[in-house]
Molecule: small-subunit ribosomal RNA
Organism: uncultured prokaryote
RNA sequence: GUUUGAUCCUGGCUCAGAACGAACGCUGGCGGCAGGCUUUAUACAUGCAAGUCGAGCGCUCUCCUUCGGGAGGGAGCGGCGGACGGGGGAGUAACGCGUGGGAACGUACCUUUUGGUUCGGGACAACCUUGGGAAACCGGGGCUAAUACCGGAUACGCCCUUCGGGGGAAAGAUUUAUCGGUGAAGGAUUAGCCCGCGUUGGAUUAGAUAGUUGGUGGGGUAACGGCCUACCAAGUCGACGAUCCAUAGCUGGUUUGAGAGGAUGAUCAGCCACACUGGGACUGAGACACGGCCCAGACUCCUACGGGAGGCAGCAGUAGGGAAUCUUGGACAAUGGGGGAAACCCUGAUCCAGCCAUGCCGCGUGCGUGAAGAAGGCCUUAGGGUUGUAAAGCGCUUUCGGCGGGGAAGAUGAUGACGGUACCCGCAGAAGAAGCCCCGGCUAACUCCGUGCCAGCAGCCGCGGUAAUACGGAGGGGGCAAGCGUUGUUUGGAAUUACUGGGCGUAAAGGGCGCGUAGGCGGACGAUUAAGUCAGAGGUGAAAGCCCUGGGCUCAACCUGGGAACUGCCUUUGAAACUGAUAGUCUUGAGAUCGAGAGAGGUGAGGGGAAUUCCGAGUGUAGAGGUGAAAUUCGUAGAUAUUCGGAGGAACACCAGUGGCGAAGGCGGCUCACUGGCUCGAUACUGACGCUGAGGUGCGAAAGCGUGGGGAGCAAACAGGAUUAGAUACCCUGGUAGUCCACGCCGUAAACUAUGAGUGCUAGUCGUCAGCGGGCAUGCCCGUUGGUGACGCAGCUAACGCAUUAAGCACUCCGCCUGGGGAGUACGGCCGCAAGGUUAAAACUCAAAGGAAUUGACGGGGGCCCGCACAAGCGGUGGAGCAUGUGGUUUAAUUCGAAGCAACGCGCAGAACCUUACCAUCCCUUGACAUCCCCAACGCGGAUCGCAGAGAUGCUUUCCUUCAGUUCGGCUGGAUCCCACACAGGUGCUGCAUGGCUGUCGUCAGCUCGUGUCGUGAGAUGUUGGGUUAAGUCCCGCAACGAGCGCAACCCUCGCCUUCAGUUGCCAUCAGUUCGGCUGGGCACUCUGGAGGAACUGCCGGUGACAAGCCGGAGGAAGGUGGGGACGACGUCAAGUCAUCAUGGCCCUUACGGGCUGGGCUACACACGUGCUACAAUGGCGGUGACAGUGGGUUGCGAUCUCGCGAGAGUGAGCUAAUCCCCAAAAACCGUCUCAGUUCGGAUUGUACUCUGCAACUCGGGUACAUGAAGUUGGAAUCGCUAGUAAUCGCGGAUCAUCAUGCCGCGGUGAAUACGUUCCCGGGCCUUGUACACACCGCCCGUCACACCAUGGGAGUUGGUUUUACUCGAAGACGGUGUGCUAACCUUUUAGGAGGAGGCAGCCAACCACGGUCAGGUCAGCGAGCUGGGGUGAAGUCGUAACAAGGUAGCCGU
Repeated sequence: GUUUGAUCCUGGCUCAGAACGAACGCUGGCGGCAGGCUUUAUACAUGCAAGUCGAGCGCUCUCCUUCGGGAGGGAGCGGCGGACGGGGGAGUAACGCGUGGGAACGUACCUUUUGGUUCGGGACAACCUUGGGAAACCGGGGCUAAUACCGGAUACGCCCUUCGGGGGAAAGAUUUAUCGGUGAAGGAUUAGCCCGCGUUGGAUUAGAUAGUUGGUGGGGUAACGGCCUACCAAGUCGACGAUCCAUAGCUGGUUUGAGAGGAUGAUCAGCCACACUGGGACUGAGACACGGCCCAGACUCCUACGGGAGGCAGCAGUAGGGAAUCUUGGACAAUGGGGGAAACCCUGAUCCAGCCAUGCCGCGUGCGUGAAGAAGGCCUUAGGGUUGUAAAGCGCUUUCGGCGGGGAAGAUGAUGACGGUACCCGCAGAAGAAGCCCCGGCUAACUCCGUGCCAGCAGCCGCGGUAAUACGGAGGGGGCAAGCGUUGUUUGGAAUUACUGGGCGUAAAGGGCGCGUAGGCGGACGAUUAAGUCAGAGGUGAAAGCCCUGGGCUCAACCUGGGAACUGCCUUUGAAACUGAUAGUCUUGAGAUCGAGAGAGGUGAGGGGAAUUCCGAGUGUAGAGGUGAAAUUCGUAGAUAUUCGGAGGAACACCAGUGGCGAAGGCGGCUCACUGGCUCGAUACUGACGCUGAGGUGCGAAAGCGUGGGGAGCAAACAGGAUUAGAUACCCUGGUAGUCCACGCCGUAAACUAUGAGUGCUAGUCGUCAGCGGGCAUGCCCGUUGGUGACGCAGCUAACGCAUUAAGCACUCCGCCUGGGGAGUACGGCCGCAAGGUUAAAACUCAAAGGAAUUGACGGGGGCCCGCACAAGCGGUGGAGCAUGUGGUUUAAUUCGAAGCAACGCGCAGAACCUUACCAUCCCUUGACAUCCCCAACGCGGAUCGCAGAGAUGCUUUCCUUCAGUUCGGCUGGAUCCCACACAGGUGCUGCAUGGCUGUCGUCAGCUCGUGUCGUGAGAUGUUGGGUUAAGUCCCGCAACGAGCGCAACCCUCGCCUUCAGUUGCCAUCAGUUCGGCUGGGCACUCUGGAGGAACUGCCGGUGACAAGCCGGAGGAAGGUGGGGACGACGUCAAGUCAUCAUGGCCCUUACGGGCUGGGCUACACACGUGCUACAAUGGCGGUGACAGUGGGUUGCGAUCUCGCGAGAGUGAGCUAAUCCCCAAAAACCGUCUCAGUUCGGAUUGUACUCUGCAACUCGGGUACAUGAAGUUGGAAUCGCUAGUAAUCGCGGAUCAUCAUGCCGCGGUGAAUACGUUCCCGGGCCUUGUACACACCGCCCGUCACACCAUGGGAGUUGGUUUUACUCGAAGACGGUGUGCUAACCUUUUAGGAGGAGGCAGCCAACCACGGUCAGGUCAGCGAGCUGGGGUGAAGUCGUAACAAGGUAGCCGU
């Protein structure tokens, strides 16, 4: 950062830091110091890595020689060293390592001390000879030396001893001084052994062990020891984790971290183990031996096939493996090692160099000045901004690098690989030296273009579907820098395993409940002790490293001196508070005794009544039953109903109560028997006996299982009837297991207070159950113990809430949790008759899953209220014909838009051309229109003749007219033509880029804000509540007080009155009259149009709360907003409109622009909406000829008169309108028709006319005559209207040449009904539930189908590892034997010998590596056209399970 609309919490995921033996990508100047096969302990060509000594010995070769000898080499005997140094980490979970101790030991070389260093003897290599072999090499015979080997002597000390005694050394060389050799005792060094403590994971590894454990005797070792052996005993180890499996060298340290801790064990240093694999010993002071030996095995090589040789985990190097790790270098100059008396030799130890940005550190790639803020780039609002003092230019410097010259220290006397290196000096010249990553948030850094859910990015959240700061490029910016990024790993952040330092009512998490073992913890008082604890001292804690402080490389890295530290272990001295231990005392914890008490506590036995059902009998008749409605079902063979009798099983109404009892599950009629626990009161008893409780063990609802009973009712399964699209359900009728009993299993539940047990402490108030004590006013009060409830303070909590029955404050013990899914699943174990239970993972997948609360929205939740919403009425639509709009279809085109309400007589207040945007044809290209530049010319324009053409257009004739200002300059303006470049133009796209305008919820009563208060917060309060209203209208109350936008009012109009004014209006009175307000006159009235008044619940009564208000009344033209209009809050619908207009972006530019002619928008099988006219008598027709009001009129309205049946025509008065005209109002009234497809209805069609217009063919209106269709009141459904309204009747106007059933207005006539708010629709307020927030047109579950992924099972199969038994038995050493062989020593004498001791070969026996056989255990791989479930996937199928009462409340177990 990320779950949400927002919030708080829980919780995971992710990021920023540091580190690295790293690798990869891009890039790369120099130096110093470090580092460099983490993988195959894979296989290795080649060279080198351990030799040395002639002052131990003989032999031999070469050279020199002064012939005395000298110098050097070689193989061998002999000595010392090859057990060090160097390598890699396979094995090892161990006394292996670390740390601290210990006793029964060895120790070459070195050192100290003390002795002795004498006399003899016999061999074997080399060499010579001979034989075998390809070779490696081997055999026979002969000669020879020694510091090689052997014997004797001696023995201060040494060893053994039965205490008498016995045993045991030596070597010389050279020469006069040393080097050696030997015994013994010390030292030092360094090995071996033993012990305490510490040292990974797994219990889905719980038992392991026969030399095993101990003893005795013996053997063996340098040494203790079952180390080995014989016998005896049966022990030993293990939940404080034995055994087994897996993994791993351990440590100093390294890295991270505040620390505690975590991870790690490269380089350096200590220890261990290993040396092709396995076994074995020899030699030696030391090995069971990296560059020694023997054997076995695998592999490689040589071979004459008989047989031999080899071991880089030494240094280089090769192949292979791998993401990946260097030169087959130089030198022994230094340090160190081996040999030697030494010179010296050897030394891939080491010191150096080489390669690599692998890391750390340092330096450089220039410095100063320089504004015309250059050019170029990029952006732009076109002005400018930015790159940017950056560059150029001018001046300066030379680190590093380059070239040239000098030239070390490292070396105590000599000796320098490094190295002509470090360092110093000089020279030239800004010259040779900058990249990488990032720029949506986290996270420092923004714009343009391209792309268009494509290409791509991405650590998490997430970007991309035409305006992308997120992709790609560019400009600019940010960061780091010879590096920068990425990937991987570790730690941190992560208090996300919580010791420091977490939790468990609802987020993950309390075991279903007891009893109790081990363990943990434990009351009061003193006393002793000193294990824990604390303090002092000593030893140790290697060096290096870290830290502090000095020093040396110019600094730093690096190196180095000193100090501190190493938190640990051991020894010792002391202290005694606490814990422990020992002995003792106590009574408060616990128990006990006695006396009372309540109770559905448990088990067994007995008996009881009501009800259901069944059976029998009686009465009785046609239904009963059941449901939303029905049917299945029962019933005339007599049901249901009703009465009596009987049978049988199960359950116990009322009492009954947040009453009681029990540990929990659970327990309910009554009686008896047996029995557990609890409470109260009292006490002179015991004396901590306590709490908890891993394992263990017992109990444990319902369902289920086994055996045997029982079976009334109910009732899974099942059957039938309904419902339904379906209905394997809900409803109904039946009905079997089961439910009941006995015995035995099972062992789980939402087994819940979702709250483990125990103890103590911390305000109260009010109930209730069981006791006890006290007071009196005798039914109350006070007190107390134990239980069970409600509310509530402090405190706690994320909130909800808990709150002496804690979820508060503390202590003790147990259980459990660590993201969601996969999964409480698989495998394995245990239990079970089975069902299944218990224990319990991983792969894979997601970035969430979740808790509480908030605001909305929604509910087939609730309450209150409103509206022509329903109801009550009136008239319609839906059926017919026509008109009109739409869909669809058709078409070259039928231009486009509008789409539930809120598109559809809508944009269109009027498509024959035009309009017109569409189609076809023909034309134009700076354009029909605007601005600007240049040139020409002053005109432009109008009328007119003719030709071509469909026209646009082109060509042509004649005539009229001759712009304005002026400084008089074609100077300025204006208009025209031509030309050029910018541009014009677009009803082309995007209403989902927009402005504006509009619709709708809705004229509904709502929507908000400031301050305050409450809440951690989102938010709440106010705005809720009680009344009231048309209204958030008003009143009252209230942690709210105020305010704003809405409501209302203010505005217009109608209704009454007054006043002013009086023509074109009017005429009461007066006069005239042609009888017409016509004229004079008048302005009273009507009217017109200005200004005012009037209505406010103001008055009265009732009601209400003394309110607001409501009801009734009076007066009044009007009465409770008087009627109507304008006026539309915050917002919702990405609602509508780019085609009114405006406008961003995109697109077209001889065309998607412009012009013309013709066509189309008027099509027509059909479907829908809105209307008109009707179906008739409330009517048609005829007649009479009564009464309006809006309005309009000069390209106009048009009187009058004449003609025509008529539409209309001719004429043309008057009127720029209260003057003239349109203008006739129509329904009304009177007569007639008499119920019929008509004297209804008028469609359709024919003929003939008329009007408008350039033109009525496609495609106008009207008239006359003729024709006379459908239609007889309209299915389901549906619309409008509450009063001057509906219904009905006509009139006017806009548009308009003509065209009206549409629209907008006007008046005439003029109703019915409203009980009421149950229901439908819409809306408002409050409340409730929610898994919804794109907000129910929401969310969401499971099967099936498809694709992919991991995984379980799986007949089997392959491999590793391990075990028992048996077998085989190399080399080897121990034992036995040793008839074969045998120099030294001994005895003997037949002395050229014999015998003995000792030894060797050989053989035997036991042990044992490899190998083999049988049978297991365990782990891993593979495994079928196999199989199980699981996960994921934008659009598949079927249903609708859950979330609202989710439409049958949901959920848990079975």